[in-house]
RNA sequence: GCCUCUGUGGUCUAAUGGUAUGACGCUCGCCUUGACAGCGAGAGGUCGCAGGUUCGAAUCCUGUCGGAGGCA
Numbered sequence: 001g002c003c004u005c006u007g008u009g010g011u012c013u014a015a016u017g018g019u020a021u022g023a024c025g026c027u028c029g030c031c032u033u034g035a036c037a038g039c040g041a042g043a044g045g046u047c048g049c050a051g052g053u054u055c056g057a058a059u060c061c062u063g064u065c066g067g068a069g070g071c072a
Base pairs, nucleotide, nucleotide: 001071002070003069004068005067006066007065010024011023012022018055026042027041028040029039030038048064049063050062051061052060
């Protein structure tokens, strides 16, 4: 330098172009003498960034940045 894959709450992860899913963690409540466990509720994401296509984009296209792998 070229090619491929990848980027989603604090962490991991799902999602055929149509309100972004679940687990762990966190907060509150119930339970307990208390704690753990269990049960219930809640907060937390402008889907790496910037454009384009579309009535509508995490998803399709282009550029760019980070990470991983391959070729030279």

Annotation:
This is a predicted structure of a 72-nucleotide RNA (transfer RNA) from Anneissia japonica. RNAcentral holds the sequence, with entries from Ensembl Metazoa. Its Rfam family is "tRNA". Rfam classes the family as a transfer RNA. From the family's description: Transfer RNA (tRNA) molecules are approximately 80 nucleotides in length. The prediction has a mean pLDDT of 81.